[in-house]
RNA sequence: AGAGUUGGCUGAGCAGUCGCUGUUUUAUCUUUAUUGAUGAAAUGGAGGAAAGUCCGGGCUCCACUGGGCAGGGUGCCAGGUAACGCCUGGGAGGCGUGAGCCUACGGAAAGUGCCGCAGAAAAUAAACCGCCCGUGUCUGCUGUUAGAGAUAACCACAGCAUGGGUAAGGGUGAAAAGGUGCGGUAAGAGCGCACCGCGCUACUGGCAACAGGAGUGGCAGGGUAAACCCCACCCGGAGCAAGAUCAAAUAGAGGGACAGACGCAUGGCCCGUGCGGUUCCUGGGUAGAUUGCUUGAGUUGCAAGGUGACUUGCAGCCUAGAUGAAUGGCUGUUCUCGACAGAACCCGGCUUACAGGCCAACUCUUUCU
Numbered sequence: 001a002g003a004g005u006u007g008g009c010u011g012a013g014c015a016g017u018c019g020c021u022g023u024u025u026u027a028u029c030u031u032u033a034u035u036g037a038u039g040a041a042a043u044g045g046a047g048g049a050a051a052g053u054c055c056g057g058g059c060u061c062c063a064c065u066g067g068g069c070a071g072g073g074u075g076c077c078a079g080g081u082a083a084c085g086c087c088u089g090g091g092a093g094g095c096g097u098g099a100g101c102c103u104a105c106g107g108a109a110a111g112u113g114c115c116g117c118a119g120a121a122a123a124u125a126a127a128c129c130g131c132c133c134g135u136g137u138c139u140g141c142u143g144u145u146a147g148a149g150a151u152a153a154c155c156a157c158a159g160c161a162u163g164g165g166u167a168a169g170g171g172u173g174a175a176a177a178g179g180u181g182c183g184g185u186a187a188g189a190g191c192g193c194a195c196c197g198c199g200c201u202a203c204u205g206g207c208a209a210c211a212g213g214a215g216u217g218g219c220a221g222g223g224u225a226a227a228c229c230c231c232a233c234c235c236g237g238a239g240c241a242a243g244a245u246c247a248a249a250u251a252g253a254g255g256g257a258c259a260g261a262c263g264c265a266u267g268g269c270c271c272g273u274g275c276g277g278u279u280c281c282u283g284g285g286u287a288g289a290u291u292g293c294u295u296g297a298g299u300u301g302c303a304a305g306g307u308g309a310c311u312u313g314c315a316g317c318c319u320a321g322a323u324g325a326a327u328g329g330c331u332g333u334u335c336u337c338g339a340c341a342g343a344a345c346c347c348g349g350c351u352u353a354c355a356g357g358c359c360a361a362c363u364c365u366u367u368c369u
Stems, first nucleotide, its partner, number of pairs: 001365010012334007020045010047340001051351002054349005059239004066271004071235005076090005091105001092103004106230002111228002113224003128170002130166007138159003143154004178196006197219001198217004203212003243291004253282006262276004298317008335338001
């Protein structure tokens, strides 16, 4: 100097002017009433993701509330947390020169299913080419013997046919009875041996996942569970349109089913428990206000503990509560010239989107000293 990896911060600034809205104080009018309206002053007013609605909760109700089955979720180990499918730290496997990154990571010796085409054969696994051995009233042909010759017999070799052995070599395929080497064999093969791989056993280190070396066995021929399945652990439901209070309104209407041997009770079924009417259809009326609603598993600083996530203690701070939906318009100016994008009960995560700018640590390459 260049190229990368990981973590963090920011998200146009300033000034003026008009406008919207919460809280507090105050003035006037109004009211049974700080009840309502208006004005003034002070002070506050969208995010790191507010998005997705994917997980986990707080809170409210069913409700006085137990068990089981089906169903669903997670899936290496140990911790953190209110909890989690999240986070932290380890282990194993894989990618990268590396800093680092990824994992839907329990079980294939409980069982079932699937692995197209090609190939002999893809799970009760076998023989296409090839290699070896035997047979032949078969064919060719070298040599030997006999014969005047034609020919005959025998041996060897080659081909063909057939029987047996083989799974080493070749072919097909993503994958073919573990790999490499040596010996052995008629030719071969864990057939035997050495090393590696795999299984089992105990020992050592570690809380554990797991790792290490040692011994032993020729050794169950593969993959796939993000296929069914098996195993371990976890799981009531509905949701702020939950719920509570006040007001208003009516058709206290009509019909059906069941009826303590029945019905109802917030996903389905069963048992238990509780309650006593329950449920369906048709038709009609009302629906306004208040609350829930923001002090919370909150946040900032310091100290201690811990590898870390985080925990404990002390001291400070209060940070939007709209309800057809509030923060906008205009002007001037600055420079890094401005991205993704708007709360609706609240919180902890994950995932996705993001212009420009800034900071820290680490890795690799090149050059100079």